[in-house]
RNA sequence: GAGAGUUUGAUCCUGGCUCAGAACGAACGCUGGCGGCAUGCCUAACACAUGCAAGUCGAACGCCCUCUUCGGAGGGAGUGGCGCACGGGUGCGUAACGCGUGGGAACCUGCCCUUAGGUUCGGAAUAACUCAGAGAAAUUUGAGCUAAUACCGGAUAAUGUCUUCGGACCAAAGAUUUAUCGCCUUUGGAUGGGCCCGCGUUGGAUUAGCUUGUUGGUGGGGUAAUGGCCUACCAAGGCGACGAUCCAUAGCUGGUCUGAGAGGAUGAUCAGCCACACUGGGACUGAGACACGGCCCAGACUCCUACGGGAGGCAGCAGUGGGGAAUAUUGGACAAUGGGCGAAAGCCUGAUCCAGCAAUGCCGCGUGAGUGAUGGAGGCCUUAGGGUUGUAAAGCUCUUUUACCAGGGAUGAUAAUGACAGUACCUGGAGAAUAAGCUCCGGCUAACUCCGUGCCAGCAGCCGCGGUAAUACGGAGGGAGCUAGCGUUGUUCGGAAUUACUGGGCGUAAAGCGCGCGUAGGCGGCUAUUUAAGUCAGGGGUGAAAUCCCGGGGCUCAACCCCGGAACUGCCUUUGAAACUGGAUAGCUAGAAUCCUGGAGAGGCGAGUGGAAUUCCGAGUGUAGAGGUGAAAUUCGUAGAUAUUCGGAAGAACACCAGUGGCGAAGGCGACUCGCUGGACAGGUAUUGACGCUGAGGUGCGAAAGCGUGGGGAGCAAACAGGAUUAGAUACCCUGGUAGUCCACGCCGUAAACGAUGGGCACUAGGUGUCGGGGGUAUCCACUCCCUCGGUGCCGCCGCUAACGCAUUAAGUGUCCCGCCUGGGAAGUACGGUCGCAAGAUUAAAACUCAAAGGAAUUGACGGGGGCCCGCACAAGCGGUGGAGCAUGUGGUUCAAUUCGAUGCUACGCGAAGAACCUUACCUGGGUUUGACAUCUGGCGAAUUUCCUGGAAACAGGAAAGUGCCCGCAAGGGAGCGCCAAGACAGGUGCUGCAUGGCUGUCGUCAGCUCGUGCCGUGAGGUGUUGGGUUAAGUCCCGCAACGAGCGCAACCCCUAUCCGUAGUUGCCCCCAGGUAAUGCUGUGGCACUCUACGGAGACUGCCCGUGUUAAACGGGAGGAAGGUGGGGACGACGUCAAGUCAUCAUGGCCUUUAUAUCCAGGGCUACACACGUGCUACAAUGGCCGGUACAAAGGGAUGCAAUCUCGCGAGAAGGAGCUAAUCCAAAAAAACCGGCCUCAGUUCGGAUCGCAGUCUGCAACUCGACUGCGUGAAGCUGGAAUCGCUAGUAAUCGCGGAUCAGCAUGCCGCGGUGAAUACGUUCCCGGGCCUUGUACACACCGCCCGUCACACCAUGGGAGUCGGUUGUACCGGAAGUGAGUGAGCCAACCCGCAAGGGAGGCAGCUUCCCAGGGUACGACUGGUAACCGGGGUGAAGUCGUAACAAGGUAGCCGUA
Repeated sequence: GAGAGUUUGAUCCUGGCUCAGAACGAACGCUGGCGGCAUGCCUAACACAUGCAAGUCGAACGCCCUCUUCGGAGGGAGUGGCGCACGGGUGCGUAACGCGUGGGAACCUGCCCUUAGGUUCGGAAUAACUCAGAGAAAUUUGAGCUAAUACCGGAUAAUGUCUUCGGACCAAAGAUUUAUCGCCUUUGGAUGGGCCCGCGUUGGAUUAGCUUGUUGGUGGGGUAAUGGCCUACCAAGGCGACGAUCCAUAGCUGGUCUGAGAGGAUGAUCAGCCACACUGGGACUGAGACACGGCCCAGACUCCUACGGGAGGCAGCAGUGGGGAAUAUUGGACAAUGGGCGAAAGCCUGAUCCAGCAAUGCCGCGUGAGUGAUGGAGGCCUUAGGGUUGUAAAGCUCUUUUACCAGGGAUGAUAAUGACAGUACCUGGAGAAUAAGCUCCGGCUAACUCCGUGCCAGCAGCCGCGGUAAUACGGAGGGAGCUAGCGUUGUUCGGAAUUACUGGGCGUAAAGCGCGCGUAGGCGGCUAUUUAAGUCAGGGGUGAAAUCCCGGGGCUCAACCCCGGAACUGCCUUUGAAACUGGAUAGCUAGAAUCCUGGAGAGGCGAGUGGAAUUCCGAGUGUAGAGGUGAAAUUCGUAGAUAUUCGGAAGAACACCAGUGGCGAAGGCGACUCGCUGGACAGGUAUUGACGCUGAGGUGCGAAAGCGUGGGGAGCAAACAGGAUUAGAUACCCUGGUAGUCCACGCCGUAAACGAUGGGCACUAGGUGUCGGGGGUAUCCACUCCCUCGGUGCCGCCGCUAACGCAUUAAGUGUCCCGCCUGGGAAGUACGGUCGCAAGAUUAAAACUCAAAGGAAUUGACGGGGGCCCGCACAAGCGGUGGAGCAUGUGGUUCAAUUCGAUGCUACGCGAAGAACCUUACCUGGGUUUGACAUCUGGCGAAUUUCCUGGAAACAGGAAAGUGCCCGCAAGGGAGCGCCAAGACAGGUGCUGCAUGGCUGUCGUCAGCUCGUGCCGUGAGGUGUUGGGUUAAGUCCCGCAACGAGCGCAACCCCUAUCCGUAGUUGCCCCCAGGUAAUGCUGUGGCACUCUACGGAGACUGCCCGUGUUAAACGGGAGGAAGGUGGGGACGACGUCAAGUCAUCAUGGCCUUUAUAUCCAGGGCUACACACGUGCUACAAUGGCCGGUACAAAGGGAUGCAAUCUCGCGAGAAGGAGCUAAUCCAAAAAAACCGGCCUCAGUUCGGAUCGCAGUCUGCAACUCGACUGCGUGAAGCUGGAAUCGCUAGUAAUCGCGGAUCAGCAUGCCGCGGUGAAUACGUUCCCGGGCCUUGUACACACCGCCCGUCACACCAUGGGAGUCGGUUGUACCGGAAGUGAGUGAGCCAACCCGCAAGGGAGGCAGCUUCCCAGGGUACGACUGGUAACCGGGGUGAAGUCGUAACAAGGUAGCCGUA
């Protein structure tokens, strides 16, 4: 030393991405009051106009000029001296003794300090100047004059230098006069510098070999000095895996930023060192340079030119252009500090000190303070009440920091001198006066609402927001954060233990080399002595200053500055210690090895031998098939197959034994015999004496496939051919079949080469198999038991692990060594190298792209996985649908409208239990606008009723009648209703069922769904609820880390089946009586029965037998009306389908308001080439028709049901008893039964359609009702693929009733009558339940997902080439320049000489070594670009298939062809 978001349905882990922090020489956006202190071209070492940045000295010298108070003062260009090598700038180059640090010896050092001396005698020139020239200019030539501290010679010379130790050699300058300052030689020092060495100092091995002055020696040269620094000769060395050489990048450091630290990144400002000065080369001068504002040469560029020639170098300070996201004034002053010159005054100084510009940064201050609630107005929100902005404002009281005005006025200056500057600071004055923004508000992450928008516009750091209710976009209100700033972008560190030294890993997540041997290296047993390299302790030196830290101090504070301390973790040196590591020595035997004996073994290699099988060949028997498959076909076979017998040939492989048995390092090894040979193991005496372990490179072995050469070839079998399958089938299946498989020799060198687990050693509970060996006990032997060594398995504790699991054969605990990993994809690919005959192997990236990819485990779901079980699920049956006609609903189409909704199962005779008007929502047309409906206000009037005109009606206009109820004496008021007026509002079947409530469907009446506590698991979660039985059932029993409980199941409720009790009217009835055609029709009587409707009983596996676990339960039986939930109904768990419904109702939001509201008339919802669903009627004889004759139940009926009677063929009409209904009515039940006709036909089946005539309802049957009669008499002769219902009073069949309703029923809801067949069984289809298994699914298999192709975009590899850059080698050529040589031309000093001249010395010139740029040729490396080619990535719906995930429908995967 703080973490968070993001992979999943959820979990744990691995792992990447992202965020919160700090920092900056920053930039950009919005904003901007003051001050202090800092900082300010990171890019083009790009090019530069202009000005300035290095001069000074007259006390070194001559000349000229000016002034003069004649004392002198000043100026100019020169000679000369010192300086210009400092200061200032930049970071190109440099991977280096360049830098850092610590040492070293062979050196120099102007000015400065110090020591000892000296300072003498001469000489010849020359600039300036004058004269004469050349030139446009820069500049320059000739002649002449002149001085010096300029130059030259002589003398003197040591404690100087050299030396052969004899000796030889070497200097000077004066100025002024008063002092002094200089000059020369010399000693020591200081300062500065040169050189050498140890250590440290970026990345790349896809750079592995480099080097000829190279490495060393000797002689010489050169330098201040060592040295191959240079040269001649000699030797052949030197460097390199501890990374040479090469390439790329880079100034290094103190420090700076970050970090808990270790580290990482960085090298602005300040300081030290280095390098550079337009580019390259070179030297000169000098103490010092190979010289930023010097010289020469070459080159590029710019400028001037009279074209002949010349000039220049801001990486000094300002400034300009350019580049760029981006970086300031052509300022003041030498007042201070420092530097140069000078004796000094002083001059110079873009060093420096200041000012200016910039919020670029750090620090400080301010933009007011107090009070102030009718919580004002306004804004925003609102549930309409209120809330919030908000004590905020206003108002009142107060203050004046800053800014403004006025006055005073420093320190910096130790005597004078102040650019800054009338600045800092102080005093006074007026007045709240001059002064607030930016970002954010989905989570991370502090902060929420409204409106707009509607996958659009946009946002976004990551996850992700936006498709009509967006806290995520835009605006607003409010809020949060920071504040003269705030955000964004970029970069660095952090978080990141995500390179892990501190501090990670490798069985399955990325990661153990396929396996040995072994080199270097690393590590290494016991005892003793010694050493002191490592180690530890003390001392010394150094570690510049600044910075950081601590303590003080100064600016009002702070930033900033000053002082002191500490620190600088380092290096060097010295002294000591001796445990440990290392070195040395001497020993030891526990590691390791050797030896002897013994047994085990598919260990290896070679040679030989064997039998079974297969195929082929020959022969025999024998006849029509064989073979093959899911089924077939190709194929073989009458030229004789298959089958069978005998004989022969060939090649390959070795059944049984055979075993989580053996051997081997791994790959791997399997008949038998022999030979050769490796290793391991056990037992044992002796020997050696640490000889050991690991192992980068290296080297060997290394399955299969493959390659080369030569053999061999029976079977099998890539490729290939054919047959099938299929939509296709370049496959799976079948028939053939070549390489190959086999052998020899040589390559290849890879595999899921796996225990996905490197090797060695030691330690850490056990149990139980098995293989090899030994010992003990026991024994006649065999067997048994115990101990032990080595191997090989299983189970299991501690411990470990994310979990799974591992567990003495570790994945535990330690130690040593090696290899390997660092998100997924691109990719084990490209390029390069190495190897290979090739195939290819090995080594091994990047651009780009994604926010994941992944491991283990969990719960589900799913599987053409498994087990168990259920259901009219199949099967077994019966009857239908699908074909016909019609009815009805839907789709589609049409229409002015055909209103709307429902759409797999779970829409489609559904909402609709009934569309002619109404309904009605639709269309056309005509009207109304506070409205058809509700509430409120005011006014008038009771309400209301009737009539007339226009009109389709609504409506419009007009007329008449009329006064009620309550309180009150009255006036008047109230309730209710109508009309008028105005506005609040009404209204909406308008939208959103994906904003909702409620209700409903479905899985499913399936047996499930959960909870509390406990226990297990890091956790999701599990357990319970699983298991063994059983059940219709999670029903019950047993067992069990579970024990209990809840919602479901069952039961409780209703109907029904039996009996009993109670009660008998309208029900029922024995006797009696009356009556009728007949009847409980009537009377009397009664409640026994039926029945009605209330209450009970009854059924509980209660009893018996058996099975079962002594259980639950099951099978059978008895009794019983009923038997194992008796039959039926109501009742629907947690949940699923964003299932259905805003058009039942309710409701948020949106929309509409002379219309999307409302009223009215007419039309439409009833259309009709067509398609589908649901039904009705049929196709007939188990039938149709006619006649006769029985037996129900349940429900309905006062705007109703209606009898008898009359009329009508009938629908019905007229009329009307009875009935408020156990009383009356509809009411006839029908099929059935009896009798008759029909006789297999489009019919006496079937009834559609159409015509005519009617009935009924209704204001009204045209569009568009039902029914009746007569006539007409269509399709249809049992229905393709397919599909539906039903398990008993069920299916089928027959009629009856009801709701809705004026009328309209084949629909719906009920009722009873008649009344079957079949179920072997659970293989299959469908659905469901439980357990288990696999999973890459979780929107959950209608899932997921792969590859080609097509299109678009992006980056990339190859590429005929082409254009650059860097670099190498060879050669040519060679400026300037040093060196060397020459030097006939030229020359004042010195020497000789009277002179002429000569000599010494030098200059020009010439030659030459070296050498920059340049040229030619050939390479190497690298970059840009390129027709075309290749793969890769990404993209909302493209095409083709279906490879993988389930047994993924051929298990998958790895290597190879």
This is a predicted structure of a 1457-nucleotide RNA (small-subunit ribosomal RNA) from an uncultured bacterium. It matches the Rfam family "Bacterial small subunit ribosomal RNA". Rfam links the family to the GO terms ribosome and structural constituent of ribosome. The prediction has a mean pLDDT of 85.